[in-house]
């Protein structure tokens, strides 16, 4: 010190959300040892038991017990002598010890003050202590009571009580004298009055009493700081002061009486919650933030709650009285009690210890002391709760040991020098021995200092921890490692297993058959006696910005202006010294932190010394700035004067067009109205023309990118009234100023009241229409309103999404409206407005940019994730609609702002394509053939499913093909390789069976160099085998967009970046095709060329093609000799580049009935398919990863199925007929195919064929007759001489077999059909359209299908509005899985918080009224006591704790039924938003 997360990607805003440190922790696993600390955060919830306050005999009377001694009836008695418990009396018991409920407060912190106070015990220092008196405790009789307890009788003491005297001193009271102070005083002195005392001891000595200082400790005021809400805005009667009085240690409304009528508050009063405060602790670069547990100080409290007593102190935790509630005893009458001390117990709770031990030490009470007591303390115990610190061994050792784990697996790789062995060590273990410091007072003995008293020495006693720390031997590696994690943050990866299942998770996210993310596993990585997880707290988070934050579009500028408090504040002097600054003084406990230094073995820990304590106090001085006081001063402000300006703002008059009405008139049949009708007026005369009359609004041109207003907002034309900027120059004031919480005014529409008005216009409303629906959008009407007054209302995207007000920062250029000047078509310079562009400069970027959103200053509003919500609920307003302030629970990992790259649009633009037009000929209708759904069925085997599946995979399902189904068998298995052995297994025959097989019997193979080999068989093993599954695990290949013109890289420049630029733009082009031009220059894949066919032509070759010419020769025929001229053949070459010529262009290019060519602008065809899209199609072509499956989902073999048929659909062929069928005649290709073959001739059948075998492995020989054409003839329009199905008969071919289920011939039969609805395909020239041939495949053939061949051979293209497709280029956008996209909403359904409710039940605090303990105070006190100048029972008045009862407000919980949010993979209805979202 940062990182994940919002896109497809960016940048910025902005939330969550991690890595760090801490904890009085808990919880999960795990555990060796020691040290220093800590240890009921919950239930101020109840508490068995024991233990925490005593002490003094040197204040006091004495008892039982004890012991001498002396008497004795031996029971015992007396006298001394010591003496326990208990009582009186003193101290102490307010201290130590625990809690934090309560408390928002002078309670605490920190500084003061007290001239308003007190302090027991202790120091000093002065004076004193005479004299007397009556009580009571215990003790002793004796009473009640279960019981705690208590009455009464006599009788006693005292450092208990009460009197007198004394009076140094104190205290009042009137004086004097001194002189302080702001002011109640101080101090010296007079004079009157009042007030004390205790004793005890042999003696020192220990108390006593009065007053003074001091010391401690306390009490009291004050300043400053010290939680949150304004959805709490007013509080408040003893309240605030005065005067008198009373209490009190002491000031005071602290308490009473009389008087005034004050006081607090926006600087936050009161009221609600919530809460002990601090030193300091956590964190943090620090400022801050959060905390108050341990330790230290201060407050509170001591079962809840009130009151006083007593004391030097208390309104008292282990004291008293009363109420409560609650436990306990009880003889029912009555009592007891009070762990928030230390153990400990229940209870609660995620959770927190022994009912130890000693007074050794420290320290506290009381004593003279010895000592007593002490659950303060010291120590031990329990807990890994923290913190530190030490160890669970070290070196050596590779066959890299076995094992485990992975891998591409004879093997390698890892665990891993790890073990194993070897050799060293011994903290820690065990055992043994040895053994501290904490002690040093006191005491007691003695001894010094003459002595007592004190002080000093010296010697003896005193440890609970503990026979522990700590030491020394001895043994032996021996006693000792776990836990998170390993998808990115974030160190650490593999394999099984699971299959959106179980499960993970702190964000993001993992998991749907190859999960480093779930579970185990090996391995690894991080800490270690721990390691993880949850909880909080600070930090990251500059995310509340003081340091240190914003505000056009992200949250966020008040609708506007006037103004109050506040805040700020121009220029020059004086004073002052509040603020500021410096210095010195006091304080700022101590521990803590820090910094040096010792001291435990180190550390943690502990001591000591200093800094630090960033404050507040006081004091001196400084005096620039800021305050404040005074005085001047003109430049900020303002006024006067003279101008010129504008739809400023309100009144009041006036005008014209337009529109509607009425009245006449003319005049007729439609007029209106839409995309297109309707509806509606109109023959009762409408629309339309023209006159006159009349009514409301609202003001064409001018008009503008103008003007004016603080904003909303202002426009015909004139007056009245009125405000306001502006510019000139001089005059006056002399800072008078800017801002502005609250207040005040104003404030579009639309709404609301009350009276008017109402011509168009039109929410609602009705009708017409559209439409699946139309409570819409378009049409006909049409109410409120709109207009006027006078009131209200008070919001808007009220917007420049931009507050006001001042300075300062380069320039251009329009315009309004003033002044000045010049040489006046006009320029030029100052102002004050309204606009554009830019320069720095800001900014996330769009963009702002002198009218800032640059740089400053001053002020005010706002704002801090999205939703929930501008909602509730409460308060203000407001007739009402509402407005104004404004939450929370939940939920979510986001919302979001600009821009960037596609994509998209019922956005534009430009352009191309059989895309549309314009043509031809089809499909869609009927038969059939074929392929697909569907059905069926044992099986109908699988795959392909818009374009881009459906005569596709299949270029040949009768067996086989073949994967399916019935049934039979086999099981290392139907193929191969390698193979020890055998040459009998081959072959063949016979039995069974459908066959496959099985059973059974004959059967001796061929070569040799004699070793062996070829060949078949083949045990054992090791390698099977699947057309079974994932095409979403893959190659490979394939489709389509598309043969469309696109798709990229390097550098370089722009841009924070995504990216852009190039590639855009102007032009051409079939082209990203080429030229111009330009922050770009260059390249590659694609484009075109380069190849192949065709179209001319050259040369060159010349069989099996050819024959012009010479010959030979037939019926005829290049048969044949020859021949290259010609066709052609098949090889090389030419040949077309827009090369040329006119016109157009800058050029590329483009036009032309150009020329020239055989071809002309790519001649025509083909082959070629960029970068990518569809998780497109294929595990059944192949080929592979997983996973399945082994007597089977693998392999023979039979038959049967893939041919099935109510129907649906796609491709296709015959046809529907005269441009035609049918009979005879004739003529012209090309390209291919052949030896298990093609098959001639001649024969034989009506023919499918058969016989036949020539010739051909092919320019030779065969398939093989080419059809349409062309001639002749027939048929006459009709279900026909058309069409050919469909059955029937008989037959040929293949084939091992044509029944399921072949083609093909012959006769014979003659269905549908008479050009096919929506609706849709093809195809731009050798094309379509028609006519045949051929070949793969194959035994044959279901082909009408593919893939080729050639023949005959068109029509139309005006044009790009529309449709599809698509390509640049610009725009918009909330899409990006990319419009087949996003996506608001009712309704239905689960599920969660939450508003309102009749009410219900509770909680806290106020209040009026009842009643009122215990105490206090005041009065009485006739009764008691006497000790009396007095107290007391008693009785009364006030106050008040609890009750109780009203009526209110508040806060919460819960209610039938109700509202609306929010969340929730596949629910219903429509389509409102995003493209012009289709009505912006």
């Nucleotide at each position: 010190a940062g990182a994940g997360u919002u896109u497809g990607a960016u940048c910025c805003u902005g939330g969550c959300u991690c890595a760090g440190g801490a904890u009085g922790a808990a919880c999960g696993c795990u555990a060796g040892c020691g040290g220093c600390a800590g240890g009921c955060c919950u239930a101020a919830u109840a508490c068995a038991u024991g233990c925490a306050a005593g002490u003094c005999g040197a204040g006091c009377g004495g008892u039982a017990g004890a012991g001498u001694a002396a008497c004795u009836u031996c029971g015992g008695u007396u006298a001394c002598u010591u003496g326990a418990g208990a009582g009186c009396g003193g101290c102490g018991c307010a201290c130590g010890g625990g809690u934090g409920a309560g408390u928002a407060a002078c309670g605490c912190g920190u500084a003061c003050a007290c001239g308003a106070c007190c302090u027991a015990c202790c120091u000093u220092u002065a004076a004193c202590a005479c004299u007397g008196g009556g009580a009571u405790a215990g003790c002793c009789c004796u009473g009640g009571g279960a019981a705690a307890c208590u009455g009464g009788g006599a009788g006693u003491a005292a450092u208990a009580c009460c009197g007198g005297a004394u009076g140094u001193g104190g205290u009042c009271a009137c004086g004097a004298u001194u002189g302080u102070u702001a002011g109640a005083g101080u101090a010296u002195u007079g004079u009157g009055a009042u007030u004390a005392a205790a004793g005890u001891u042999g003696a020192g000595g220990c108390g006593g009493u009065u007053a003074a200082a001091g010391a401690u400790g306390g009490g009291u005021g004050u300043g400053c700081g010290u939680a949150u809400g304004a959805u709490u805005a007013g509080c408040u009667a003893g309240u605030u002061g005065g005067u008198g009085a009373g209490g009190u240690a002491a000031c005071g409304g602290c308490u009473c009486a009389c008087c005034a009528a004050g006081g607090c508050u926006a600087c936050g009063a009161u009221c609600a919650u919530u809460a002990g405060g601090g030193g300091g602790c956590g964190u943090g670069a620090g400022a801050g933030c959060g905390u108050g547990g341990a330790c230290c100080c201060c407050c509170a409290c001591a079962c809840g709650g009130g009151u006083a007593c007593u004391g030097a102190g208390a309104c008292a935790c282990g004291g008293a009285c009363c109420c409560g509630a609650c436990u306990c005893c009880u003889a029912c009458g009555g009592g007891a009690g009070g762990c928030a001390g230390c153990a400990g117990u229940a209870a609660g709770g995620a959770a927190u210890a022994u009912u130890g031990g000693g007074c050794a030490a420290u320290g506290g009470a009381c004593g003279g002391a010895a000592g007593u007591c002490u659950g303060a303390c010291c120590c031990a115990g329990c807990c890994a709760u923290g913190c530190c610190g030490c160890g669970u061994g070290c070196a050596g050792g590779a066959u890299g040991a076995c094992g485990g784990c992975c891998c591409u697996a004879u093997g390698g790789g890892u665990u891993g020098u790890a073990a194993a062995c070897u050799g060293c060590u011994u903290u820690u273990c065990u055992g043994a021995g040895g053994g501290a410091a904490g002690a040093a007072a006191a005491a007691u003995a003695u001894u010094u200092a003459u002595u007592u008293a004190u002080a000093g020495g010296u010697a003896u006693c005193u440890g609970a921890c503990g026979g522990u720390a700590c030491c020394u031997c001895a043994g032996g590696a021996a006693u000792a490692a776990g836990c998170a994690c390993u998808g990115g943050c974030u160190a650490a990866c593999u394999c099984c297993g699971u299959g959106c299942c179980a499960g993970c998770a702190g964000c993001c996210g993992c998991g749907g058959u190859a999960a480093u993310a779930c579970g185990g596993a090996g391995g690894g990585u991080g800490c270690a006696a721990g390691c993880g997880u949850u909880a909080u707290c600070c930090g990251g988070a500059a995310u509340u910005a003081c340091u240190g934050g914003g505000u056009u579009u992200a949250a966020a500028g008040g609708g506007u202006g006037c103004g109050u408090a506040g805040g700020c504040g121009g220029c020059c002097a004086u004073a002052u010294a509040a603020g500021u600054c410096a210095g010195u003084g006091g304080u700022g406990a101590a521990a803590g932190u820090u910094u040096g230094c010792c001291g435990c073995u180190u550390a943690g820990c502990g001591g000591u010394a200093g800094a630090a304590u960033u404050g507040c106090c006081a004091u001196u001085g400084a005096u620039a700035c800021u305050g404040u006081u005074u005085g001047g001063c003109u430049u900020g402000a303002a006024u006067c004067a003279g101008g010129a300006u504008g739809a400023g703002g309100u009144u009041a008059g006036c005008g014209g067009a337009a529109u509607g009405a009425g009245a006449c008139a003319u005049g007729u049949a439609g007029c209106g109205g839409u995309g297109a009708a309707a509806u509606g007026c109109a023959u009762a005369g409408a629309u339309a023309u023209g006159u006159c009359u009349u009514a409301g609004a609202a003001c064409a041109c001018c008009a503008a990118u103008u003007g004016c207003g603080a904003a909303a907002g202002c426009a015909g034309c004139u007056g009245g009234c009125u405000a306001g900027a502006c510019c000139u120059u001089g005059a006056u004031u002399g800072a008078c100023g800017c801002u502005g919480a609250g207040g005040c005014a104003c404030g579009a529409a639309a709404g609301c009241g009350u009276g008017g008005g109402u011509a168009g216009c039109g929410a609602a409303c009705a009708g017409g229409a559209u439409u699946a629906g139309a409570u819409a959008c378009c049409c006909u009407g049409g109410u409120a309103g709109a207009c006027c007054a006078c009131g209200c209302c008070c919001u808007a995207a009220a917007c420049g999404a931009u507050g006001c007000u001042a300075a300062c920062u380069c320039g251009u250029u329009g315009u309004u409206u003033g002044a000045u000047c010049c040489g006046u078509a006009g320029g030029a310079u100052u102002g004050a407005g309204c606009g554009a562009c830019c320069a720095a400069g800001g900014g996330a970027a769009a963009c702002c940019g002198u009218u800032a959103a640059g740089u400053u200053a001053g002020c005010c509003a706002c704002c801090u994730g999205g939703g929930g919500a501008g909602u509730a609920c409460g308060c203000u307003c407001g007739c009402a609609a509402g407005a104004g302030u404004g939450a929370a629970a939940c939920u979510c990992a986001a919302a979001g702002g600009a821009a960037u790259u596609g994509a998209c649009g019922g956005g534009g633009g430009u352009c191309c394509g059989c895309a549309c037009a314009a043509g031809c000929g089809g499909u869609g209708g009927a038969g059939c053939a074929u392929g697909u759904g569907g059905u069926u069925u044992a099986a109908u085997u699988c795959g392909a499913c818009g374009a881009u599946a459906c005569g596709c995979g299949a270029g040949g399902a009768a067996c086989c093909u073949u994967a399916c189904c019935u049934a039979g068998g086999c099981u290392a298995g139907a193929a191969u390789g390698u193979g020890a052995g055998c040459g009998c297994u081959a072959u063949c025959c016979g039995g069974u069976g459908a066959a496959a097989g099985c059973c059974g019997g004959a059967g001796u193979u061929c070569c040799u160099u004699c070793g062996g080999g070829a060949c078949g068989c083949g045990a054992a093993a090791c390698a099977a085998g699947g057309u079974g599954c994932u095409g979403c695990a893959u190659g490979g290949u394939u489709g389509u967009c598309g043969u469309c013109a696109g798709c990229u890289c390097g550098u370089g420049c722009c841009g924070u970046g995504a990216g852009g630029u190039u590639u855009u733009g102007g032009g051409u082009u079939a082209a990203g095709u080429c030229c111009c031009g330009c922050a770009a220059c260059g390249a590659g894949c694609g484009c075109a060329a380069c190849c192949c066919c065709u179209a001319u032509u050259u040369u060159c070759a010349g069989u099996u093609g050819c024959c012009a010419g010479c010959a030979c020769g037939u019926a005829a025929a290049g048969g044949u000799g020859g021949g290259g001229a010609c066709u052609c053949u098949g090889a090389a070459g030419a040949g077309a580049c827009u090369g040329c010529c006119u016109c157009c262009g800058u050029a590329a290019g483009g036009a032309g009935u150009g020329a020239g060519g055989a071809a002309g602008g790519u001649g025509g065809g083909g082959a070629u398919g960029a970068c990518g899209u569809c998780a497109a199609a294929u595990c059944a072509u192949c080929a592979u990863g997983g996973c399945c499956u082994u007597u089977a989902u693998g392999c023979c073999u039979a038959g049967g199925g893939c041919g099935a048929c109510a129907c649906a659909c796609g491709u296709g062929c015959u046809a529907c007929a005269a441009u035609g069928g049918c009979g005879g005649g004739u003529a012209c290709a090309g390209a291919g195919g052949g030896u298990a073959g093609c098959g001639a001739a001649g024969g034989g059948g009506u023919g499918a064929c058969c016989u036949g075998g020539a010739g051909c492995c092919a320019a030779u020989c065969u398939c093989a007759g080419a059809a349409a054409g062309c001639c002749c003839g027939u048929c006459c329009c009709a279900g026909u001489u058309c069409g050919g199905a469909u059955c029937g008969g008989a037959g040929u071919c293949u084939g091992g077999a044509a029944c399921u289920c072949g083609a093909c011939u012959c006769c014979g039969u003659g269905a549908a059909g008479g050009u096919g609805g929506a609706a849709u395909c093809g195809c731009u020239a050798g094309u379509a359209a028609u006519c045949g041939c051929g070949c793969a495949u194959c035994a044959g053939c279901c082909a009408u299908g593919g893939c080729g061949c050639g023949g005959u051979g068109a029509a139309u293209a005006c044009g790009u509005u529309c449709c599809c497709g698509g390509a640049c280029c610009u725009u918009g956008u909330a899409c990006a899985c990319a419009c087949c996209g996003c996506c608001a909403g009712u309704c239905a359904a689960g599920c969660c918080a939450u508003g309102g409710g009749a009410g219900u039940u509770g909680g806290g605090g106020g209040u009026g009224c009842c009643u009122g303990a215990a105490a206090g105070u005041g009065g009485u006190g006739a009764c008691u006591u006497u000790a009396c100048g007095g107290g007391g029972a008693g009785c009364u008045a006030c106050u008040u704790a609890a009750g109780g009862u009203a009526a209110a407000a508040u806060c919460a919980a819960u209610g039938a039924c109700u509202g609306g949010g929010g969340c929730u993979a596949a629910g219903u209805c429509g389509u409102a938003a995003c493209a012009a979202g289709g009505u912006a």
Overview
The prediction has a mean pLDDT of 83. Small-subunit ribosomal RNA from a metagenome, 1480 nucleotides, folded computationally. RNAcentral holds the sequence, with entries from SILVA.